[in-house]
Molecule: transfer RNA
Organism: Babjeviella inositovora NRRL Y-12698
RNA sequence: UCCGAAAUAGUGUAAUGGCUAGCACAGGGCGCUCUCACCUCCCAAAUCCGGGUUCGAUUCCCGGUUUCGGAG
Numbered sequence: 001u002c003c004g005a006a007a008u009a010g011u012g013u014a015a016u017g018g019c020u021a022g023c024a025c026a027g028g029g030c031g032c033u034c035u036c037a038c039c040u041c042c043c044a045a046a047u048c049c050g051g052g053u054u055c056g057a058u059u060c061c062c063g064g065u066u067u068c069g070g071a072g
Base pairs, nucleotide, nucleotide: 001071002070003069004068005067006066007065010025011024012023013022018055027043028042029041031039048064049063050062051061052060
């Protein structure tokens, strides 16, 4: 320099154009317990950035950023 892939709560990861964006762990609260832990119930927390297409975009298109892989 070129090619490809990925980017979603604190972390890991789902979501084939129709949302109130799901699950687990972690965090907070109630219950249980003499206490802690386990367990139960509940709560908060996320779509990398900017445009475009569309009635509607996490999803499709373009550009950018970062990371990973490959070629030279």